[in-house]
Context: one part of a larger RNA
RNA sequence: GCCAGGGAGUUAUGGCCAACGGCGAGGCUAAGCAGUUCACCUGCGAAGCCGUAGCGAAAGCGAUCGUCCGCAACGCGCAAGCGUGAGGGACGGGGUGUGCUCGCCCGGAGUCGUUGGCGGUAGACCCGAAGCCUGACGAUCUAUGCCUGGGUAGGCUGAAGCCUGGUGAAAACUGGGUGGAGGGCCGUACCGGUACUGAUGUGCAAAUCGUUCGGAUGACCUGGGUAUAAGGGGUGAAAGUCCAAUCGAGUCAGGGAAUAGCUGGUUCCUUCCGAAAUAUCUCGCAGGAUAGUCUCGGCGAAGGAGGGUGAUGGGGUAGAGCGACUGAUUGGGUCUUUAGGGGCCGAAAGGCCUCGGGACCCUGUCAAACUCCGAAUCUGUCACCACCGUAGAAGCCGGGAGGCGGGCAUCAGGGGUAAGCCCGAUGUCCGAAAGGGGGAUAACCCAGCCUCAUGUUAAGGUCCCAAAGUAUCGGCUAAGUGUGAAUACCAAACGUGGUCCAAGGCCAAAAACAACUGGAAGGUGGGCUCAGAAGCAGCCAUCCUUUAAAGAGUGCGUAACAGCUCACCAGUCAAGGUUUUGGGCGCGGAAAGUGGACGGGGCUAAGCCGAUCACCGAUACAUGAGCGCACGCGCCUACAAGCGCGUGAUCGUGUAGGAAGGCGUCGUCCGUGGUGGGAAGGUCGGGCGUGAGCUCGACCGGACCGCGGUCGAACGAGGAUCCUGGU
Numbered sequence: 001g002c003c004a005g006g007g008a009g010u011u012a013u014g015g016c017c018a019a020c021g022g023c024g025a026g027g028c029u030a031a032g033c034a035g036u037u038c039a040c041c042u043g044c045g046a047a048g049c050c051g052u053a054g055c056g057a058a059a060g061c062g063a064u065c066g067u068c069c070g071c072a073a074c075g076c077g078c079a080a081g082c083g084u085g086a087g088g089g090a091c092g093g094g095g096u097g098u099g100c101u102c103g104c105c106c107g108g109a110g111u112c113g114u115u116g117g118c119g120g121u122a123g124a125c126c127c128g129a130a131g132c133c134u135g136a137c138g139a140u141c142u143a144u145g146c147c148u149g150g151g152u153a154g155g156c157u158g159a160a161g162c163c164u165g166g167u168g169a170a171a172a173c174u175g176g177g178u179g180g181a182g183g184g185c186c187g188u189a190c191c192g193g194u195a196c197u198g199a200u201g202u203g204c205a206a207a208u209c210g211u212u213c214g215g216a217u218g219a220c221c222u223g224g225g226u227a228u229a230a231g232g233g234g235u236g237a238a239a240g241u242c243c244a245a246u247c248g249a250g251u252c253a254g255g256g257a258a259u260a261g262c263u264g265g266u267u268c269c270u271u272c273c274g275a276a277a278u279a280u281c282u283c284g285c286a287g288g289a290u291a292g293u294c295u296c297g298g299c300g301a302a303g304g305a306g307g308g309u310g311a312u313g314g315g316g317u318a319g320a321g322c323g324a325c326u327g328a329u330u331g332g333g334u335c336u337u338u339a340g341g342g343g344c345c346g347a348a349a350g351g352c353c354u355c356g357g358g359a360c361c362c363u364g365u366c367a368a369a370c371u372c373c374g375a376a377u378c379u380g381u382c383a384c385c386a387c388c389g390u391a392g393a394a395g396c397c398g399g400g401a402g403g404c405g406g407g408c409a410u411c412a413g414g415g416g417u418a419a420g421c422c423c424g425a426u427g428u429c430c431g432a433a434a435g436g437g438g439g440a441u442a443a444c445c446c447a448g449c450c451u452c453a454u455g456u457u458a459a460g461g462u463c464c465c466a467a468a469g470u471a472u473c474g475g476c477u478a479a480g481u482g483u484g485a486a487u488a489c490c491a492a493a494c495g496u497g498g499u500c501c502a503a504g505g506c507c508a509a510a511a512a513c514a515a516c517u518g519g520a521a522g523g524u525g526g527g528c529u530c531a532g533a534a535g536c537a538g539c540c541a542u543c544c545u546u547u548a549a550a551g552a553g554u555g556c557g558u559a560a561c562a563g564c565u566c567a568c569c570a571g572u573c574a575a576g577g578u579u580u581u582g583g584g585c586g587c588g589g590a591a592a593g594u595g596g597a598c599g600g601g602g603c604u605a606a607g608c609c610g611a612u613c614a615c616c617g618a619u620a621c622a623u624g625a626g627c628g629c630a631c632g633c634g635c636c637u638a639c640a641a642g643c644g645c646g647u648g649a650u651c652g653u654g655u656a657g658g659a660a661g662g663c664g665u666c667g668u669c670c671g672u673g674g675u676g677g678g679a680a681g682g683u684c685g686g687g688c689g690u691g692a693g694c695u696c697g698a699c700c701g702g703a704c705c706g707c708g709g710u711c712g713a714a715c716g717a718g719g720a721u722c723c724u725g726g727u
Base pairs, nucleotide, nucleotide: 001727002726003725004724005723006722011122012121013120015118016117017116018115019114020113021112022111023110026050027049028048032044033043034042035041054061055060066091067090068089069088073084074083075082076081093106094105095104096103097102125265126264128262132255133254134253135252136251137250144227145226146225147224148223149222150221151220152218154186155185156184157182161178162177163176164175165174166173167172190215191214192213195211196210198209199208231247233243234242268662269661270660271659272658273657278291279290280289281288282287294400295399296398297397298396299395303388304387307385308384309383310382311381312380313379314378319373320371321370326367327366328365331362332361333360334359335358336357338356340355341354342353343352344351345350405430406429407428408427409426410425411424413422414421435446436445437444450626451625452624453623454622455621456620460616461615462614463601464600465599469613471612472611473610474609475608476607482603483602494588495587496586498585499584500583501582502581503580504579505578506577507576515572516571517570518569519568521545522544523543526540527539528538551566555564556563627652628651629648630647631646632645633644634643635642663716665713666712667711669709670708671707672706673705674704681700682699683698684697685696686695687694688693
């Protein structure tokens, strides 16, 4: 891990509510007693409890049948409707309290029991702590002390003291010898445990093995005995160490099923409805309470209300504007004694310049906390239309809940106009939603799943994988650009004589543009400057003539000239040329870790843009059949249940959860059956039911087992690191 068996809302009590039943202004007994087949049961037993009156802190005082509306129902009516009108509603009236313009109460329904739902108290659905306390048991391990024993190869060093030689007056010093000190040195046993962070790590071992390493006459190691020594206590050369493989408070048993707002688990089926993740409070933020939201029952009586249109109101957002305020703000101008700053002139008065402030004029702008203005959307009320509702809506009362999250779109705020980010509002979806598309993919697109069948479409697609066009028409792209809706798959500024399109300007058969041939001169070497300056270092000027045309010169060049060339002109040739702006598709810009992704293959369309017609494609839609449910009617009944018929475009998803109806297991009682001509149970197979399940057959098996009704449960297993056993 698997299999089998076990395994979780129970019981008691006192409450609230519902259904059903008994009696009813009353209802019920408790303890106990008696009877009785022991329990059970029957009878007795109102002590007591609840109800029959409330209000007031208390003293205390102490309650009504009058009017109107009107549902159901009944009666009348062909019908519209009318009458009576329980219950219900609106008033009136009354009791009590001086809290008196108010509060509570009043026109008789309760009580006892059974069953079910829920909550209180109890372990209270089950399992799960770490802990706290009490009492015992432990110092055979280990820490410390005490008593009494034992152990320590070998080697090295060579203190004091002593002997002796020498020196010295002496004290003493010094050489040699002797001697054998030391928490001395090296190193066995022994004790230890440094490093390899080696081996091992289901081990040889719940701490070991190997090599290496520390101490090894000492505060050394060790045997045996022993301790007023014990758990908030001991012991401790102190590490919170050690106190029997356990120590920041031992172990065992008990309190004890401690508590757990936390994790996990919680066992059959079907039908109807179906949430929330918000607000407020909370030692509150992993919880709870109340409201909102879901469900079920009752009352209730005719309106409801979310869509559209119109009418009439609200508003200060988007935008816009500011010579309309409050502020901000570009450049220029005019004015200004502004207790202004600086500078210059002047003996001073004062003058001039400049900067800053203010006012005005011209010019150009800005604002969430500016507004002379001002939408769309939104929103209040009313009317009409559509829709829902007497087959019972809205509303009210009561029982039961669950619940305190997200993604996306839009508009804001925070952040970096970052985040699968945080925080709001509105909407939507997931949550709790299947199906189709998006390669896969909670919330993106299409679309809301009862069952079966046949068709038609949606999103998205139609070369192959793979259903459907190698469809048609017109363009574009040459980059494998692309073949990627978005999200999470990226790409930018900038550059581009890649290519296509559009709109302009100018030149052009009186010949443009390009190319080639020729000319490109004279005054003059302009003047100045300069060693020189001659078109061409620099400065100034930049005229005139001849011409088809030619600058006081475009560039190269020379020391300066020369030389080459250009502008400009002619010829040859021959038809478009040149330039600007805008757009489409491309290109560069373009870097990541094993080879890699348009889903893949592959594609030059099977890419992109525009147009058109087909087709494929879902649980959507249509049609048919069936099931369930809701409602209506009929039969039968008791107004239930049941059966039948009809209607459903406007019923059929569903987590938490509410409600309803069933299946199965065990046992009691009543009734009725099966079984050695083979029960239960098992294995295999057939059939029925939406399902839990039921049933039939064969074989195995070898003795019990059903069905209908009633009552009662230790009543349903796949999960809990579940328990026990097996494997």